[in-house]
Context: one part of a larger RNA
RNA sequence: GGCAUGUGGUGGAUGCCUUGGCGCUCAGAGGCGAUGAAGGACGUGGGUGGCUGCGAUAAGCCAGGGGGAGGAGUCAACCAUCCCGAGAUCCCUGGAUGUCCGAAUGGGGCAACCCGGUGCCGGUCAGGAGUGUCCCUCCUGGCCGAGCGUCAUCCCCGAAAGGGGAAGCCAACCCGGGGAACUGAAACAUCUAAGUACCCGGUGGAAAAGAAAUCAAGCGAGAUUCCCCCAGUAGCGGCGAGCGAACGGGGAACAGCCCAAACCGGUCAUGUGCAAGCCUGCCGGCGUUGCAUGGCCGGGGUUGCGGGGCCUGAUCGGAGGGGACGGCAGACCCCUCGGGGAGUCAUCAACCGGCACGGAAGCGGAAGAGCACUGGAAAGUCUCUCCAUAGAGGGUGACAGACCCGUACGCGAAUCCGGAGCCGGCUCCCUGGGUCAGGUACCCGAGUACGUCGGGACACGUGGAACCCCGACGGAAACCGGGAGGACCAUCUUCCAAGGCUAAAUACUCCUGAGCGACCGAUAGUGAACCAGUACCGUGAGGGAAAGGUGAAAAGCACCCCGGUUGGGGGAGUGAAAUAGCACCUGAAACCGCAUGCCU
Numbered sequence: 001g002g003c004a005u006g007u008g009g010u011g012g013a014u015g016c017c018u019u020g021g022c023g024c025u026c027a028g029a030g031g032c033g034a035u036g037a038a039g040g041a042c043g044u045g046g047g048u049g050g051c052u053g054c055g056a057u058a059a060g061c062c063a064g065g066g067g068g069a070g071g072a073g074u075c076a077a078c079c080a081u082c083c084c085g086a087g088a089u090c091c092c093u094g095g096a097u098g099u100c101c102g103a104a105u106g107g108g109g110c111a112a113c114c115c116g117g118u119g120c121c122g123g124u125c126a127g128g129a130g131u132g133u134c135c136c137u138c139c140u141g142g143c144c145g146a147g148c149g150u151c152a153u154c155c156c157c158g159a160a161a162g163g164g165g166a167a168g169c170c171a172a173c174c175c176g177g178g179g180a181a182c183u184g185a186a187a188c189a190u191c192u193a194a195g196u197a198c199c200c201g202g203u204g205g206a207a208a209a210g211a212a213a214u215c216a217a218g219c220g221a222g223a224u225u226c227c228c229c230c231a232g233u234a235g236c237g238g239c240g241a242g243c244g245a246a247c248g249g250g251g252a253a254c255a256g257c258c259c260a261a262a263c264c265g266g267u268c269a270u271g272u273g274c275a276a277g278c279c280u281g282c283c284g285g286c287g288u289u290g291c292a293u294g295g296c297c298g299g300g301g302u303u304g305c306g307g308g309g310c311c312u313g314a315u316c317g318g319a320g321g322g323g324a325c326g327g328c329a330g331a332c333c334c335c336u337c338g339g340g341g342a343g344u345c346a347u348c349a350a351c352c353g354g355c356a357c358g359g360a361a362g363c364g365g366a367a368g369a370g371c372a373c374u375g376g377a378a379a380g381u382c383u384c385u386c387c388a389u390a391g392a393g394g395g396u397g398a399c400a401g402a403c404c405c406g407u408a409c410g411c412g413a414a415u416c417c418g419g420a421g422c423c424g425g426c427u428c429c430c431u432g433g434g435u436c437a438g439g440u441a442c443c444c445g446a447g448u449a450c451g452u453c454g455g456g457a458c459a460c461g462u463g464g465a466a467c468c469c470c471g472a473c474g475g476a477a478a479c480c481g482g483g484a485g486g487a488c489c490a491u492c493u494u495c496c497a498a499g500g501c502u503a504a505a506u507a508c509u510c511c512u513g514a515g516c517g518a519c520c521g522a523u524a525g526u527g528a529a530c531c532a533g534u535a536c537c538g539u540g541a542g543g544g545a546a547a548g549g550u551g552a553a554a555a556g557c558a559c560c561c562c563g564g565u566u567g568g569g570g571g572a573g574u575g576a577a578a579u580a581g582c583a584c585c586u587g588a589a590a591c592c593g594c595a596u597g598c599c600u
Base pairs, nucleotide, nucleotide: 001599002598003597004596005595006594007593008592009591015585016549017548020520021519022517023516024515025514026513027512028511029509030508031169032168039101040100041099042055043054044053046079047078049075050074051073061095062094063093064092065091066090070083071082072081106115107114108113116151117150118149119148120147121145122144123143124142125141126140127139128138129137130136153166154165155164156163157162173204174202175201176200177199178198184191188238214221215220225252226251227250228249229248235243236242256501257500258499259445263299264298265297266296267295268294269293270292271291272290277286278285279330280329281328282327283326284325304479306444307443308442309440310439311438312437313436314435315434316433318337319336320335321334322333323332338431339430340429341428342427343426351425352424353423354422355421357418358417359416360415362411363410364409368384369383370382372381373380385402386401387391393405394404395403450474451473452472453471454470455469456468460486481496482495483494484493485492536543537542556584559571560570561569562568
């Protein structure tokens, strides 16, 4: 020096564990904010560094409810001082306080700071008044204040005063306006990636879409949305890469409506006009009446077997009252009562109250013993027994239905929130109109449809390219009308554009509650089980860790010895165990010792 065996050190693998994650299900909630949010800064405790809570009333204040014995949060003990059956701590609900920054909003600013105006209030000084002085009170003015309020901008209403609103934040979903490249095509330019990523705007608990100018095919369907098929089909495509329908069928869910216009009435404005007009007949009367245009309000009306208006006729119909020229009659219109119907997320339209029920603390809740055995410890074993609408789960010194918390089941709210269901108020509609026939040709969304050119979007890349949308330039018809049916034309069929609203089925989860897992188990699972978006790195945008485990219980080693008043160790003691001693469960390997044997 090597090898072997044994025994240690180092190291922290492995096993076991889980306070943390991951993925789902069901339900809730789907917003917060100028009444100042989200997020922070700085404070705040008797002694207080962090975390948590809170805000100069500062680990808290007031009230209501719950609860019932200890309590003054936590790392984390300790000292001091207190509170509590006259009900504390704690939990729920409502209220008060709530510094400064932050949309930040009086002005400024390098966030948490600086500087103002104004009205009160307070202080101080001067002058004046109340009786000349003191005191006190009041008025005026100057100065000071760390006090209370108010003062940003924009929009709407309003003459103003004033009132109302917006802003900012937020995980995904959704709609709109913009909009890449890498990549793929084995290069690359059309194409693809992809209308993706990303930026901007906006709404909602969903959003969007939506009641046919739709499809279909000679049969018919009947708003929209979502799923399954149709189908990787028909097509598109440097016919490359690739992109990729529809019709139709099966399901989920279902819901339909309102305007514009014609016409009538009212009102206002402008113009015009002075027997036109005032429902009809007769008599009397009126005259800023009439007519035209426009605005506003009310009625009417909403459709494609075209619909509506206006005129005429027929038919069905509760009562009462009024009528804008007067009387009578008729017609017409309006109001009230009665009757009927419906309803607040659309359908015409705002709301209010109550109840059931649910949520935000909680409450009750069955049943086991043994002086038997092992063990440090019984829940294990043995023996005998009990409950079960409860043998889910967790804890307890090993494995507990009957020890503890719970579980099944059954209850519970003064206050606050929800409340789709029910009831009432209330409101609206019909009766007041409807139906039919004939006539009339008044209305039925115009710089629109459509065309050309240039684009976009449609699965469809300009193609024979329809349909849809946008820009430029042109530019209709009026129901005997117009659009569509994939160039175009005819026939036929079908629908009615150029206004609007609309639940459900669908998408998502920052968040709350309950539960689940052939999900992870500390190099895994979130980056983060631990004081982590921390330490640390970077000018910055940004990047971004490592780090869990004594024991049942600290019983965490009193005391003695060595030693530097060390570290560390040896005794002693605790404990079942100390090779469980806080560098602590187990404690692999590399690596380093010691002892012994063998070889050189």
This is a predicted structure of a 600-nucleotide part of an RNA (large-subunit ribosomal RNA, domain I) from a Myxococcota bacterium. The source organism's lineage runs through Bacteria, Pseudomonadati and Myxococcota. The coordinates come from a structure-prediction model, not an experiment, and the mean pLDDT is 83. It matches the Rfam family "Bacterial large subunit ribosomal RNA". Its family is annotated with structural constituent of ribosome and ribosome in the Gene Ontology.